This is a predicted structure of an 89-nucleotide RNA (c-di-GMP-I riboswitch aptamer). It was read from a public genome assembly, where an Rfam model found it. Of the family's consensus pairs, 95% are formed in the model.
[in-house]
RNA sequence: UAGCGAUAAAGGCAAACCAGCUAAAAGGCUGGGACGCAAAGCUACAGGGCCUUCCCCUCAUUCAGCAGGAAAGGCAGCCAGCUACCGAA
Repeated sequence: UAGCGAUAAAGGCAAACCAGCUAAAAGGCUGGGACGCAAAGCUACAGGGCCUUCCCCUCAUUCAGCAGGAAAGGCAGCCAGCUACCGAA
């Protein structure tokens, strides 16, 4: 340096759920809470994947969609990219 990851040390993060705030929604933020995590740190304009649909278009309906598109928003705890603490085998 690269790889690897322990019933090690020191620490870290925080799913579901609950409360409040926020958003059209997905989702986000704060507090509580821990299912888990060796990158559960960062990146959503490198890329794949997934989620949402206020507005717009098409189609349908005829009093409201169960569809498609465009565009936009989001997820890093899906893969991925970048960076990084510790050191038994």